[in-house]
Context: one part of a larger RNA
RNA sequence: UGACGGGGGCCCGCACAAGCGGAGGAACAUGUGGUUUAAUUCGAUGAUACGCGAGGAACCUUACCCAGGCUCGAACGGCAUACUGAUUAUAUAGAGAUAUAUGAGCCCUUCGGGGAGUAUGUCGAGGUGCUGCAUGGUUGUCGUCAGCUCGUGCCGUGAGGUGUCGGCUUAAGUGCCAUAACGAGCGCAACCCUUUUCUUCAGUUACCAUCAAGUAGAGUUGGGGACUCUGGAGAGACUGCCACCGCAAGGUGUGAGGAAGGCGGGGAUGACGUCAAAUCAGCACGGCCCUUACGUCUGGGGCGACACACGUGUUACAAUGGUGACUACAGAGGGAAGCUACCAAGCGAUUGGAUGCAGAUCUUCAAAAGUCAUCUCAGUUCGGACUGGAGUCUGCAACUCGACUCCACGAAGCUGGAUUCGCUAGUAAUCGCACAUCAGCCAUGGUGCGGUGAAUACGUUCCCGGGCCU
Numbered sequence: 001u002g003a004c005g006g007g008g009g010c011c012c013g014c015a016c017a018a019g020c021g022g023a024g025g026a027a028c029a030u031g032u033g034g035u036u037u038a039a040u041u042c043g044a045u046g047a048u049a050c051g052c053g054a055g056g057a058a059c060c061u062u063a064c065c066c067a068g069g070c071u072c073g074a075a076c077g078g079c080a081u082a083c084u085g086a087u088u089a090u091a092u093a094g095a096g097a098u099a100u101a102u103g104a105g106c107c108c109u110u111c112g113g114g115g116a117g118u119a120u121g122u123c124g125a126g127g128u129g130c131u132g133c134a135u136g137g138u139u140g141u142c143g144u145c146a147g148c149u150c151g152u153g154c155c156g157u158g159a160g161g162u163g164u165c166g167g168c169u170u171a172a173g174u175g176c177c178a179u180a181a182c183g184a185g186c187g188c189a190a191c192c193c194u195u196u197u198c199u200u201c202a203g204u205u206a207c208c209a210u211c212a213a214g215u216a217g218a219g220u221u222g223g224g225g226a227c228u229c230u231g232g233a234g235a236g237a238c239u240g241c242c243a244c245c246g247c248a249a250g251g252u253g254u255g256a257g258g259a260a261g262g263c264g265g266g267g268a269u270g271a272c273g274u275c276a277a278a279u280c281a282g283c284a285c286g287g288c289c290c291u292u293a294c295g296u297c298u299g300g301g302g303c304g305a306c307a308c309a310c311g312u313g314u315u316a317c318a319a320u321g322g323u324g325a326c327u328a329c330a331g332a333g334g335g336a337a338g339c340u341a342c343c344a345a346g347c348g349a350u351u352g353g354a355u356g357c358a359g360a361u362c363u364u365c366a367a368a369a370g371u372c373a374u375c376u377c378a379g380u381u382c383g384g385a386c387u388g389g390a391g392u393c394u395g396c397a398a399c400u401c402g403a404c405u406c407c408a409c410g411a412a413g414c415u416g417g418a419u420u421c422g423c424u425a426g427u428a429a430u431c432g433c434a435c436a437u438c439a440g441c442c443a444u445g446g447u448g449c450g451g452u453g454a455a456u457a458c459g460u461u462c463c464c465g466g467g468c469c470u
Stems, first nucleotide, its partner, number of pairs: 007470007015460002019423005026315008034306002042053002064301007076124009087104007106115003126290002129288003135284002137279003140275001142273001147186006153162003166177003192267004197235007207224002211222003238261001241255001242253004304442001317416001321375006333364003338357002342353004382413001387408007429452007
């Protein structure tokens, strides 16, 4: 000087408390450990690994295993030589990669050649092999916590200190006062995006109050810039005003005005550093290692195994519910090898036609929780695992190992021990919708969107983490 203390003081945070809903018990989905295996590829491991890399493992992917091939090589470049048999079609063998055979068969030209390509030779290859403790880049975490430093001056023999401490205040090293310190930088805040209100300008594909036409119905048509909305430019919030407290900074107020009030809500933004934290398998890169193999091509298998253990989820155990019927209201996205209105067939998944739309125009689009009737507390009209049969779709191909539909089957489960997690408002809880990846899909995951919409916070003694002083 730091760090630490079951030392002290002050302060903060869903940290506790007050509440609401979960996990831990069941079935299934998914990840991990373990075990098994020819292989179950590799990485991630307290918080900060475990629905994580993976925002799509049937083949491919794929790195793993078995088997069969190749060796300048699967791909690319340079040079040299040779050729135009390059290329394509068919047949045979084979699991295929591939091998063999047969047929057709380059372009421009100033006729010197050039282009394109193949073969051979050669030089460069190739490696998801090792080292994240050699590294770059990127990332997690403490933590959006309020800290981390510098110049000059001053103090100290010096390491260092001061400033950055003290009092008050703040979400904040945010400010004010005081002060051997005076200033400054990186952080804080502000500037950025979005949301909430208004004004103005502009109206197409959006809108429809007034006028006219029109319909079974319909902004459907003429038209209209009023409204909604869209998207450009502005305004608006600053403790600005009032009252009280205070030297000030600032604080308090069911104060006024205002759409909004004291950082208005949300996002982006992550200081110096810490964990030799993570990644050599995104990429790059030093070193080491392999070079007829640790490279590469192909077929099949595996990554999907299953006594078990753990994490994260989904569905439930029912009446605030199940089933049937009827019917209303979103937002944000996507669409051409695509989204598909509408018509027809099918109980249905879906199929056959057909139309519009590269889209504020067409379409996805049915929003669901809602209302009415019924069931009457049962392992049930709860619950849907598992299993049998019949099908649909994608795709060379659904056996290992896809999703979906119909009929039948109808398991556990009657609210979950110790313990433990999330959340303070349009939040929790609950309800559906969309997107990325994607042929299809193991999505109950991830990322967004809107609908309905609570309870509680006395307080800081205690648990956990953090900040300042000592």

RNAcentral holds the full RNA, with entries from ENA and SILVA. Predicted 3D model of a 470-nucleotide part of an RNA (small-subunit ribosomal RNA, 3' major domain) from an uncultured bacterium. The coordinates come from a structure-prediction model, not an experiment, and the mean pLDDT is 83.